[in-house]
Molecule: Bacterial large signal recognition particle RNA
Organism: Candidatus Atribacteria bacterium
């Protein structure tokens, strides 16, 4: 160095969980590595740690040891970060509202600001006038068989006569009432009126004159204060994730070494 035969051993492993602890079934990761039976209301063992039975490989790319590398899992771990839920309103900043201020913009202002003075109007009352509405009166017309008036033909009555009386129809004029139309008059009323007279007028607005000689206003921005609001930001607490670091367990893979006997 090669060959033959044996033995140790191997024929998946790991994580979490369960368990006094170990292993298995089940879940997850990696990987492809025999069969049968048992097993989550668990099954079987006792630190040597699945139990029972059968089979294959066997000193090496498959077994054992050491080192390297490292999928993946776990941690009330730490930091950073995402999302969601609940609470908090003057703790705090936004959003919103109110009040103030006058830095900026704007408006008004030497065709005269602020501040004064005088007057007037809008405003109120009374009254007058005009007008509107209602009612009445006045004008005109119609309008009474009879219980309105006047005149009363005919006719009737009284009378010897003269003459008188009542009175229908008709005619005329009127009452009650009805109608007409614009001029007129009276009374009452008012959310009538660029109207007149008198009186009142705290404030506001408008307007004329005068003194005065440069500010005024607060619409927007800004600033200050107060209030409201849990929508945003912020704070507190809870839940679910992600990344990195640390710790821990750790498969697969790579490198090196390695038992006994006989023979050539």
């Nucleotide at each position: 160095u090669c060959g033959u035969g044996c033995u140790a051993g191997a024929c998946g492993g790991g994580g979490a969980g369960u368990u006094a602890g170990c292993g298995g079934u089940g879940c997850c990761c990696u990987g492809a590595a025999c069969c049968u039976g048992c097993a989550a209301u668990c099954c079987g063992c006792u630190a040597c740690a699945g139990c029972a039975g059968g089979g294959u490989c066997g000193a090496a790319u498959g077994c054992c040891u050491a080192c390297c590398u490292g999928a993946g899992g776990u941690c009330g771990u730490a930091u950073u970060u995402u999302u969601u839920c609940a609470a908090g309103g003057u703790c705090u900043g936004a959003c919103u509202g109110a009040a103030a201020u006058a830095a900026g913009u704007g408006g008004c202002g030497a065709u005269g600001a602020a501040a004064g003075c005088c007057g007037g109007g809008u405003c109120c009352u009374a009254u007058g006038c005009a007008g509107c509405a209602a009612a009445g009166a006045a004008u005109u017309g119609c309008g009474a068989a009879u219980c309105c008036c006047g005149u009363c033909a005919g006719g009737u009555c009284c009378g010897g006569a003269a003459g008188g009386a009542a009175g229908c129809a008709g005619c005329g004029g009127u009452a009650a009432g009805c109608a007409a139309a614009u001029c007129u008059c009276u009374u009452u009323g008012g959310g009538u009126g660029c109207c007149g007279u008198a009186g009142g007028u705290a404030a506001a607005c408008c307007u004329g004159g005068u003194u005065g000689g440069a500010g005024u206003u607060a619409a927007c921005u800004g600033u200050u204060u107060c209030a409201a609001u849990a929508u945003c930001g912020c704070u507190u607490g809870g839940g679910a994730g992600a990344a990195u670091a640390g710790a821990u367990c750790g498969a697969a893979g790579g490198u090196a070494g390695g038992g006994c006997a006989c023979g050539a």